[in-house]
């Protein structure tokens, strides 16, 4: 220096042709069951979707750099 990949909740991942509320396990608070715990059931908290701009009515999803990580060629 070139080239792909990946970055969505604390954590471990989904997200379809761009579509209107971004979502599952799991951790955390409350409940509810139980004599009492553990299981198990429910309810809530939790998100700049990496960060900037650009495209569109509409961007997690498309495009252009920048950044962190990883693999490949030099």
């Nucleotide at each position: 220096g070139g080239g792909c990949c990946u970055g969505u909740a604390g954590c471990u991942c989904a997200g379809u042709u761009g579509g209107u509320u971004a979502g599952a396990g799991u951790a955390u608070a409350c409940g509810c069951c139980u004599g009492a715990u553990a299981a198990g059931c429910g309810u809530a908290u939790g998100g700049u979707c990496a960060g900037u701009a650009g495209u569109u009515c509409a961007a997690g999803u498309c495009u252009a750099c920048u950044u962190a990580g990883g693999c490949c060629c030099a």
Annotation
The prediction has a mean pLDDT of 82. This is a predicted structure of a 74-nucleotide RNA (transfer RNA) from bacterium TMED88. Rfam family: tRNA. By type it is a transfer RNA.